Description:
This is a predicted structure of a 342-nucleotide part of an RNA (small-subunit ribosomal RNA, central domain) from Meredithia crenata. It is recorded under the gene name rns. RNAcentral holds the full RNA, with entries from ENA and SILVA. The prediction has a mean pLDDT of 85. The source organism's lineage runs through Eukaryota, Rhodophyta, Rhodymeniophycidae, Kallymeniaceae and Meredithia.

Context: one part of a larger RNA
């Protein structure tokens, strides 16, 4: 390499869109590029097979023929692939109608709580812990009442629910934008699937500039604990967490399960639309038949039976490291070895 694999043993790309490429529905006609038939030429020798000769058979030697592959030319068939033309509607898409949804963006908006500030009442503690102390307080704290400010997050509803390609998404309202499902008629007529490179999006943390900063809180300081305590516990507390714009591009980015199509028992629930009494289509779950699986399990949302395309794996460590390249302000990211060892 072939083969065999990728839920958990090594292995599915973070996700989508999409270029090249690969693959691709039904019918008819034509062509004959692939493919098929026949013939000629070509195909060094050795090799392989068969026959003969020599030798007593074998071994060995020698001779003749054949076989294998490639290409060229002519010929032939038209099923399949391909090309061209015409047609179709089952795939795909468009139209109309209705409902559902924490889908996205922007702008407004509400109440509770925390904190702070000002004022009233009030007097000796408060706070914290297993116990304490640091801390705070007679310059009047804590508690309680009134008023105000500011920032962040949205209790109940709430679910095994819903939406989104993934990341993810929850006060309320409006505007704008997008997707899916269902029903029905009409239209387009294969317009499809996948997708190397590429492009876009991508939690948290982190970075840059400018704002903002209530609570929480890496770092840092202090108090405890302890043999020590660079920790766990306590008192403070800065980045950060929030907003705008620009970067970073990682994750147990998980269903540890790539995308698409066809097909293969049942039962119970779930959400949406329809139908109207039996259920249809899509969605999310549970049990589970056949099958599969090393087992666990999976099981119409497949890890069953098949096909198409992409990505990836090949003993452990060294190592997701070195070097080099690319990207980045940086932090780092990506691509990715070997010696050696076992």
């Nucleotide at each position: 390499u072939u083969g065999g694999g990728c839920g958990u043993a090594a292995a599915g790309g973070a996700u989508a869109c999409g270029u090249a490429g690969g693959u691709g529905g039904a019918a008819a006609a034509u062509u004959a590029a692939g493919u098929u038939u026949u013939a000629a030429c070509u195909u060094a020798a050795a090799u392989u097979u068969u026959g003969g000769a020599g030798u007593u058979u074998a071994u060995u030697u020698u001779u003749a023929a054949a076989a294998u592959g490639u290409g060229u030319u002519a010929u032939u068939a038209a099923a399949c692939u391909a090309a061209u033309u015409u047609u179709c509607u089952a795939g795909a898409g468009u139209u109309u109608a209705a409902g559902a949804g924490a889908a996205g963006a922007u702008u407004a908006u509400g109440g509770a709580a925390c904190u702070u500030u000002a004022g009233g009442u009030g007097u000796a503690g408060c706070g914290g812990u297993a116990a304490a102390a640091u801390g705070u307080u007679u310059u009047g704290a804590a508690a309680u009442c009134u008023a105000a400010a500011a920032g962040a997050a949205c209790c109940u509803c709430g679910a095994u629910a819903g939406c989104g390609a993934a990341g993810g998404c929850a006060u309320u309202a409006a505007u704008c934008u997008a997707a899916a499902c269902u029903a029905a008629u009409a239209c387009u007529g294969a317009c499809a699937c996948u997708g190397a490179g590429g492009u876009a999006u991508u939690a948290a943390a982190g970075u840059g500039u400018g704002g903002g900063u209530a609570g929480c809180a890496a770092a840092a300081g202090g108090g405890a604990u302890u043999a020590g305590a660079u920790a766990c516990c306590c008192c403070u507390g800065u980045a950060g967490u929030c907003c705008a714009c620009a970067c970073c591009c990682u994750g147990a980015a998980c269903g540890a399960u790539g995308a698409g199509u066809g097909u293969u028992u049942a039962u119970u629930u779930u959400c949406g639309a329809g139908a109207a009494u039996u259920u249809u289509c899509g969605u999310a779950a549970a049990u589970g038949u056949a099958g599969c699986u090393a087992a666990c399990g999976u099981g119409u949302u497949u890890a069953g039976c098949a096909c198409u395309c992409c990505g990836c794996c090949u003993g452990g460590g060294a190592a997701g490291u070195a070097c080099g390249g690319u990207u980045g302000c940086a932090a780092a990211a990506u691509u990715a070895a070997a010696a050696c060892u076992u």